[in-house]
């Protein structure tokens, strides 16, 4: 330098016709316990890597850029 692949909550990841952004764990509050853990109930947390384009509408399609992994040179 070129090809492939990935980027979504603090972490690990779903999101399958383009149509209200989700799960588990973690965190906070309450209940329970002498206390901790576990359990139960409720709650907070997102520029969907960045920019532009297409569209009534984009996490999803197109282009460029950035970063990780990998292959070739």
């Nucleotide at each position: 330098g070129g090809g492939g692949u990935c980027g979504u909550a603090g972490c690990u990841c779903a999101g399958u016709u383009g149509g209200u952004a989700g799960a588990g764990c973690a965190c906070c509050u309450g209940c329970u316990u002498u206390g901790c853990a576990a359990g139960c109930a409720g709650g907070g947390g997102g520029u969907c890597g960045c920019g532009a384009g297409u569209u009534c509408g984009a996490a999803u399609c197109u282009c460029g850029c950035c970063g990780g992994c990998u292959c070739c040179a």